[in-house]
Transfer RNA from a Candidatus Saccharimonadota bacterium, 84 nucleotides, folded computationally. Rfam family: tRNA. The family's RNA type in Rfam is transfer RNA. Rfam's curators write: Transfer RNA (tRNA) molecules are approximately 80 nucleotides in length. Its mean pLDDT, the model's own confidence on a scale to 100, is 81. NCBI's taxonomy places the organism under Bacteria, Bacteria candidate phyla, Candidatus Saccharimonadota.
C1' cells in the first nucleotide's frame, strides 16, 4: 500500500430497481395468571422539546447528485477477511 465485505436502537439484525426508518429477537419497564415464584400470555420501550401533544433530529463522519438517499457518487475513520 492494493482488493473484498461491513458501520442501522441498550444488544444481535431486517429494509437497497432511491419513495413513510426501524421488521424480528434479546434485555428492559408495566400488566394477567399464581399462595408465592418460573414459564407462558398481553401492552410498552431511539433523542430533544413540551403539561401531555404537535414539531424537529436521527442509519460511522463530511460533502455531491436528487422533489426525495439506509440505498447511487466523492473523501476520511472504524472493524473483518484476502494479497504483497
Nucleotide at each position: 500500500g492494493c482488493g473484498c465485505g461491513g458501520g442501522u436502537g441498550g444488544u444481535g439484525u431486517a429494509a437497497u430497481u432511491g419513495g413513510u426508518a426501524g421488521c424480528c429477537a434479546c434485555g428492559a419497564g408495566g400488566g394477567a395468571c399464581u399462595u408465592a415464584a418460573a414459564a407462558u400470555c398481553c401492552c410498552u420501550u431511539g433523542c430533544u422539546c413540551u403539561a401531555a401533544a404537535a414539531a424537529g433530529c436521527g442509519u460511522g463522519c463530511g460533502g455531491g447528485u436528487u422533489c426525495g438517499a439506509u440505498u447511487c457518487c466523492c473523501g476520511c475513520c472504524c472493524c473483518g477477511c484476502g494479497c504483497a